[in-house]
A computed fold for a 93-nucleotide RNA from Streptomyces clavuligerus, annotated as ZMP/ZTP riboswitch aptamer (pfl RNA motif).
The source organism's lineage runs through Bacteria, Bacillati, Actinomycetes, Kitasatosporales and Streptomyces.
Rfam family: ZMP/ZTP riboswitch aptamer (pfl RNA motif). The family has 185 seed sequences and 3,295 matches in Rfam 15.1. On this family, see Jones and Ferre-D'Amare, Nat Struct Mol Biol 2015: "Recognition of the bacterial alarmone ZMP through long-distance association of two RNA subdomains".
Model confidence (mean pLDDT): 76 of 100.
The sequence is in RNAcentral, with records from Rfam and Ribocentre.
RNA sequence: AGUACGCAGGGCGACUGGCGUACGCGGAAUGGACCGCGGGGGAGCCGUGCGCGCGGGAACGAGAACGAGGCGCCGACCGCCUGGGCGCCCCGG
Numbered sequence: 001a002g003u004a005c006g007c008a009g010g011g012c013g014a015c016u017g018g019c020g021u022a023c024g025c026g027g028a029a030u031g032g033a034c035c036g037c038g039g040g041g042g043a044g045c046c047g048u049g050c051g052c053g054c055g056g057g058a059a060c061g062a063g064a065a066c067g068a069g070g071c072g073c074c075g076a077c078c079g080c081c082u083g084g085g086c087g088c089c090c091c092g093g
Stems, first nucleotide, its partner, number of pairs: 002054002005051004010046003015041002017081004023038005066092002069089006
């Protein structure tokens, strides 16, 4: 030159389902667990600042798309269900 992590703030933001009086309105579905609008939640991603550590050609990071598996996180709480998203690890590629 850079960079892991933490905090603060900014932008973007997947996913935000059904029933139990269960975000609101309108419309469906139960062989279902959706659609539209609004509201709220929101992991995660990308800059910025600060703190702390590493670092002098290394540290850190990358090593695709895609697919299998594992772990964790997200939708106001609880219970019973349904269906997704994201991150990491690992293997194949």